[in-house]
Predicted 3D model of a 76-nucleotide RNA (c-di-GMP-I-GGC riboswitch aptamer). The sequence was found by an Rfam model in a public genome assembly. The prediction has a mean pLDDT of 87.
RNA sequence: GGUCGAAAGGGCAAACUUGGUGUAAAUCAAGGACGCAAAGCCACGGGUCCCAGUUGGGAUAGCCGGGUUACCGAAA
Numbered sequence: 001g002g003u004c005g006a007a008a009g010g011g012c013a014a015a016c017u018u019g020g021u022g023u024a025a026a027u028c029a030a031g032g033a034c035g036c037a038a039a040g041c042c043a044c045g046g047g048u049c050c051c052a053g054u055u056g057g058g059a060u061a062g063c064c065g066g067g068u069u070a071c072c073g074a075a076a
Stems, first nucleotide, its partner, number of pairs: 003076001004073002011036002016031006034062001040068003044065003047060005
């Protein structure tokens, strides 16, 4: 240094509730924790979902793959 994931400190935040935005999928804020070692970031490939209706436009990075960046350091 790489793989990897014990510990500690810290981090994120599903469902649900309230409010805002959106035709919708969804998203943002606050509350709240099911979980997460990239649950940080990127729609490139596949999947799923929404709108429209065959051309397309959109959502999801907490569905998987891929790319990229990163804290800590037991064992192997």